[in-house]
Context: one part of a larger RNA
């Protein structure tokens, strides 16, 4: 993992509510007793309980009473009137283990453990070999004697090296192991606070501890077994047949509260309670200070004008003064900004009134819930960085609890809400070259595979529109020629001749030609430009707006628009078609519910669904009654086809096997339905 079996809302009491039954201003017995056809009934039993009257703490009073000085006022009652009570069944709650399994833990004057291990006691055992060479002693030297020195002897040591033995430093291997701690190499101690055999002592808030909270039988910040015990678990997991109707919430407030709970909100069922009150629409009437706008207030803030006041300079004994390209209030002109500004001011929304609105609308009361982690998208804001698949409000939608089509794939986007069937029709979003259902036509644009990611910025890319300048009296470009004279203008300068610099920038001849655009020279010279002519013969420049493109453009496994591919099969604007969903329609069928109807039936509306509410059924075991089947074959098991149940849970029949019990109808009672719980047991 699979198979088979087991496996979770029960029972008692009390309360409340619904249904149903008995009796009814009453209802009812409990223990017990008697009797009986004896797991059961029947009769008695009126103690007690609930109700029939309330008010008060009570005494007490009483349709009233309490408070109060009160005959006041007020509270709770009475009234129009009024129903209870005892069973049975269902829902729910409380108390109990209370739907089931699950802790770590806490307690016990209950017990078992020191065969592991810690320490101790008694009695035994063990430590190859090698090294070092303490004290003491002897001899010699030495001394007055000692001290002292040397040699020898000697054999000390928590001494040294290193096996057994004890340990466990580092590394690797193993790590569903050979092993619930090992193996290999390496390493520490190895005459000692050494190691070890046997027997014995000390234990659970206790022992023992060269002390690590270590160890006390693979268990230790309090052992193990049993008991309290089904501890408790606002936590996790699981919770077993079918169909039908409706169908949420993830919010507010409070909380030693934040993943819990209570009340409200939202769901459901009932009362044939109320009855048109409801969503929504139309009309009418309201208040507002948002969007926008504005600058009249409060602030912020740009330029100019005017101009108090101030700064600086000059002048000045003082008083007067002068200048200023400095700063600048008020005021004026022009132009702006604001969540905590407003002279103004919408659209919506909200409130109210009237009318319409019989709806799976509304309101009230009662029974039962679930929900209190929400998510994204659009819009209006706050926080953040006008970041986040961020966070927090409001508002709408979707998901949640929603299948289907589109977006390649893709809860939250777009379209659209699945009762069932159909090899019918028609559309939505989105599409129509092939994968892949369906397409053609027209006018333009794009050349970048742009399409099929992106900014500031950049560019004779290219299309459209507009403005403007020049141009057959010849433009633009190109080529050829001219480009002069007064004059080397004046000044300055060593020089300054168009061309260092300053000033001026005239006049003449001309087709035209600057007191000179640049290069150049020491200064001249030289080259060139402006300007003119010729050649040529038609457009040439400069701007603005706009469509589509280009560059800007760097990422980590191999690329790509979903792919192939495409110059349209891209983009823009049109036209006409088609495809395309569980939408809509058609045909047939089922169910719920409203209305009409005696009914048959007709006619409307509806039937996605998690938590959850409500309803109707199927099946299992046993019991009672009635009535049946069965060796001419019960139950059980196997089998693909058949029939019934509208569908389903299921039922029946038939054949085989099996070999003795088992259905049906009407009721009753439950150990009543398994795929899940790291579920339990067994098997494979």
């Nucleotide at each position: 993992g699979c198979c088979u079996a087991g496996g979770a809302g029960u029972u008692a009491u009390u309360g409340u509510u619904u249904g149903u039954g008995g009796c009814g201003a009453g209802c009812u017995u409990a223990a017990g007793u008697g009797u009986u056809u004896a797991a059961g009934g029947c009769a008695c039993g009126u103690a007690g309980g609930c109700g029939u009257a309330g008010g008060g703490a009570a005494a007490c009073c009483g349709a009233g009473u309490c408070u109060g000085a009160a005959u006041a006022g007020g509270g709770c009652g009475a009234g129009u009137a009024a129903a209870g009570u005892c069973g049975c069944a269902g829902g729910c709650a409380a108390u109990a283990g209370a739907c089931c399994c699950g802790a770590a833990g806490c307690g016990g004057a209950g017990g078992u453990g020191a065969u592991c291990u810690a320490u101790c006691c008694a009695u035994g055992g063990c430590c190859a070999g090698g090294u070092u060479g303490a004290a003491g002693c002897u001899u010699u030297a030495g001394u007055a004697a000692a001290a002292u020195a040397a040699a020898g002897u000697g054999g000390a040591g928590g001494a040294c090296c290193g096996a057994a033995c004890c340990g466990g430093u580092c590394a690797c291997u193993c790590u569903u192991g050979a092993g619930a701690a090992a193996g290999u190499g390496u390493c520490g101690g190895a005459u000692g606070a050494g190691c070890u055999g046997u027997g014995g002592a000390u234990c659970g808030g206790a022992g023992c501890g060269a002390a690590a909270g270590a160890c006390u039988a693979a268990u230790c910040a309090a052992a193990c077994c049993c008991c309290g015990c089904g501890a408790u678990a606002g936590c996790u997991g699981g919770u077993u047949c079918u169909u039908u109707c409706c169908g949420a919430a993830a919010u507010a407030u409070a909380u030693u509260u934040a993943g819990g709970u209570a009340u409200a909100g939202c769901c459901u069922c009932g009362u044939u309670g109320c009855g048109c009150u409801g969503a929504u629409g139309a009309c009418u009437g309201g208040g507002g200070g948002u969007a926008g706008a504005g600058c009249a207030c409060u602030g912020a803030a740009a330029a100019g004008g005017c101009a108090a006041g101030g700064g600086c300079c000059c002048a000045u004994a003082c008083c007067c003064g002068g200048g200023u390209a400095c700063c600048a209030a008020c005021c004026c002109u022009u132009a702006c900004c604001a969540a905590a500004c407003u002279c103004c001011g919408a659209a919506u929304a909200c409130c109210a009134g009237u009318c319409a609105a019989a709806g799976a609308a509304g309101c009230a009361c009662g029974g039962g819930a679930g929900u209190c982690a929400g998510a994204c998208u659009g819009u209006g804001g706050g926080g953040g960085a006008u970041a986040a698949g961020c966070u927090u409000c409001a508002u709408a939608g979707u998901c949640g609890a929603g299948a289907g089509g589109g977006a390649a794939a893709c809860a939250g986007c777009c379209c659209a809400g699945a009762c069932c069937a159909c090899c019918a029709u028609u559309u939505a979003a989105g599409g129509c070259c092939c994968c892949u259902a369906a397409a053609c036509a027209a006018u333009g644009c794009u050349a970048a595979g742009u399409g099929g990611a992106a900014a500031a910025g950049g560019a004779u890319g290219u299309g459209a529109a507009u403005u403007u300048a020049c141009a057959c009296a010849g433009a633009c470009a190109a080529u050829a020629g001219g480009g002069a004279u007064g004059u080397u203008g004046g000044c300055u300068u060593a020089g300054a001749g168009g061309c260092a610099g300053c000033c001026a920038c005239c006049a003449u001849u001309u087709a035209a030609a600057c007191a000179g655009u640049g290069c150049g020279u020491a200064a001249u010279a030289g080259c060139u430009g402006a300007c003119c002519u010729a050649u040529c013969g038609a457009g040439u420049g400069a701007a603005u707006u706009u469509g589509c493109g280009c560059c800007g453009a760097a990422g980590a496994u191999g690329a790509u628009c979903g792919g192939g591919a495409c110059u349209a099969a891209g983009c823009a604007u049109u036209g006409u078609g088609c495809c395309g969903a569980a939408g809509a329609u058609g045909u047939g069928g089922g169910c719920u519910u409203g209305c009409a109807g005696u009914a048959a039936u007709g006619u409307g509306a509806g039937c996605g669904g998690u938590a959850g509410g409500a309803a109707a059924g199927c099946g299992u075991u046993c019991c009672u009654g009635a009535g049946c089947c069965a060796u001419u074959g019960a139950a059980g098991c196997c089998a693909a086809a058949g029939c019934c149940g509208a569908c389903a849970a299921g039922g029946c029949a038939u054949g085989g096997u099996g070999g003795a019990g088992g259905g049906u109808c009407a009721g009753g009672a439950a150990g009543u339905g398994a795929a899940a719980a790291u579920c339990u047991a067994g098997g494979c």
Predicted 3D model of a 684-nucleotide part of an RNA (large-subunit ribosomal RNA, domain II) from a bioreactor metagenome. It matches the Rfam family "Bacterial large subunit ribosomal RNA". Gene Ontology terms of the family: structural constituent of ribosome and ribosome. The full RNA is in RNAcentral, with records from SILVA.